[in-house]
RNA sequence: AGAAUUCCUCGGGGCAAGGUGAAAUUCCUUACCGGCGGUGAGCAGAGCAUAGUCUGUAAGUCCGUGACCCGAUACUUGUAAAAGUAGCGGUGGAGUUGGUGAAAAUCCAACACCGACAGUAUAGUCUGGAUGGGAGAGGAAUUCU
Numbered sequence: 001a002g003a004a005u006u007c008c009u010c011g012g013g014g015c016a017a018g019g020u021g022a023a024a025u026u027c028c029u030u031a032c033c034g035g036c037g038g039u040g041a042g043c044a045g046a047g048c049a050u051a052g053u054c055u056g057u058a059a060g061u062c063c064g065u066g067a068c069c070c071g072a073u074a075c076u077u078g079u080a081a082a083a084g085u086a087g088c089g090g091u092g093g094a095g096u097u098g099g100u101g102a103a104a105a106u107c108c109a110a111c112a113c114c115g116a117c118a119g120u121a122u123a124g125u126c127u128g129g130a131u132g133g134g135a136g137a138g139g140a141a142u143u144c145u
Base pairs, nucleotide, nucleotide: 001145002144003143004142005141006140007139008138009137010136017029018028019027031125032124033115034114035065036064037063038062042057043056044055045054046053060113061112069090070089071088073086074085075084076083077082095111096110097109098108099107117128118127119126
């Protein structure tokens, strides 16, 4: 340094102002927010004669992925109905135009667009399942190479 096992910690943001109404943070005008990994022509730093190079950071709409929901399977509990757990499968939203350039899905500009389920005057932003789960991030121990 790499691999395996076990354990620990961390691990999501947002309706201000106004209108209508009996009632709306749900409708309307306007406002606000952007999980995790990857990629990366930007940016910053290191280094250097230059270049190559190294490090950090950089996409809500690119490639994947998680929460939610559905399904079968296995195991457990149960007389049963059913419930729980585990991994697996499925479902699951959104970007164009112009600019620069050798090259843009990522840069710059403009204008767009998207956001589980349940509750409630129709909810990305309120309340709830959730003191849950979780992609993953960091660390420790042991073993092996």